[in-house]
The prediction has a mean pLDDT of 83. This is a predicted structure of a 76-nucleotide RNA (c-di-GMP-I riboswitch aptamer) from uncultured Luminiphilus sp. It was read from a public genome assembly, where an Rfam model found it. Taxonomically the source falls in Luminiphilus (Bacteria, Pseudomonadati, Gammaproteobacteria, Cellvibrionales).
RNA sequence: CUUAUAAAAAGGCAUAGCUGGUGCGAGCCAGUGUCGCAAAGUUACGGGUCUCUUGUUAGACAGCCGGAUUGCUGAA
Numbered sequence: 001c002u003u004a005u006a007a008a009a010a011g012g013c014a015u016a017g018c019u020g021g022u023g024c025g026a027g028c029c030a031g032u033g034u035c036g037c038a039a040a041g042u043u044a045c046g047g048g049u050c051u052c053u054u055g056u057u058a059g060a061c062a063g064c065c066g067g068a069u070u071g072c073u074g075a076a
Stems, first nucleotide, its partner, number of pairs: 012037002017032006035063001041069003045066003048061004052055001
């Protein structure tokens, strides 16, 4: 220096619910909240699930799985 992720430290994100807004809808945004998460950061590339106006090029989900990419600490 790189990798690993066990302990610890510094922190981080934010399920469900509730409130307001938004969308035909799946859902999304903000506040509150806190089940959990070593990437629960980003990405719709592959699979999968979901939505409807069923599409020539429709859309949603990254906290479903995998891939790609960025990142804190850094034992065995």